Annotation: The prediction has a mean pLDDT of 86. A computed fold for an 87-nucleotide RNA from an Actinomycetota bacterium, annotated as c-di-GMP-I-GGC riboswitch aptamer. The model forms 94% of the base pairs in the Rfam consensus. NCBI's taxonomy places the organism under Bacteria, Bacillati, Actinomycetota.
[in-house]
RNA sequence: CCACGAAACGGCAAACCCGGGGAAACCCGGGGACGCAAAGCUACGGACCUAACCCUGUUGGGGGGUACGGCCGCCGGGCUACCGAAU
Repeated sequence: CCACGAAACGGCAAACCCGGGGAAACCCGGGGACGCAAAGCUACGGACCUAACCCUGUUGGGGGGUACGGCCGCCGGGCUACCGAAU
């Protein structure tokens, strides 16, 4: 130094609640901790979620199609990083 993940200093924050944004998925702020050694960053590949929009055509909260929307706390890829037991 790389792999790796004991300890410590610390860090992040699921569900849920409140406020705000959004058509929704979901996001932001506050509270809160299920968890996390990259749960830091990145939608690059796949998965997943939503359907404003488009088509349909007519009352029904209708049917159909789609991401250019979302998600990195689903799996990979890329970039970066604190500490230092064992190996």